[in-house]
Predicted 3D model of an 86-nucleotide RNA (c-di-GMP-I riboswitch aptamer) from a Syntrophales bacterium. The sequence was found by an Rfam model in a public genome assembly. The coordinates come from a structure-prediction model, not an experiment, and the mean pLDDT is 90. Taxonomically the source falls in Syntrophales (Bacteria, Pseudomonadati, Thermodesulfobacteriota, Syntrophia). Of the family's consensus pairs, 95% are formed in the model.
RNA sequence: CACUGAAAAAGGCAAACCAUCUGAAAGGGUGGGGCGCAAAGUCACCGGCCUAAAGCCCUUAGGGCCAUGGCAGCGGGAUUGCCAAA
Numbered sequence: 001c002a003c004u005g006a007a008a009a010a011g012g013c014a015a016a017c018c019a020u021c022u023g024a025a026a027g028g029g030u031g032g033g034g035c036g037c038a039a040a041g042u043c044a045c046c047g048g049c050c051u052a053a054a055g056c057c058c059u060u061a062g063g064g065c066c067a068u069g070g071c072a073g074c075g076g077g078a079u080u081g082c083c084a085a086a
Base pairs, nucleotide, nucleotide: 004084005083012037013036017032018031019030020029021028022027035073041079042078043077045076046075047074048071049070050069055065056064057063058062
């Protein structure tokens, strides 16, 4: 340096759920909580998934399509980073 993740240390993050704020929704922020995580740090580039406000189409009610909105704790990729045995 590359690969890798046994043991340990310093520590870190935080699922469900609850409260509250925010958003059309999906979702997100904060506090509690702790299922898990060695990148569960960061980036929507590729695939995937969620939502459908505006717009478009049909229409009696209403319904359909659509991301310019999201998910990095779905997979791949990019990038940065703690510790360390073989």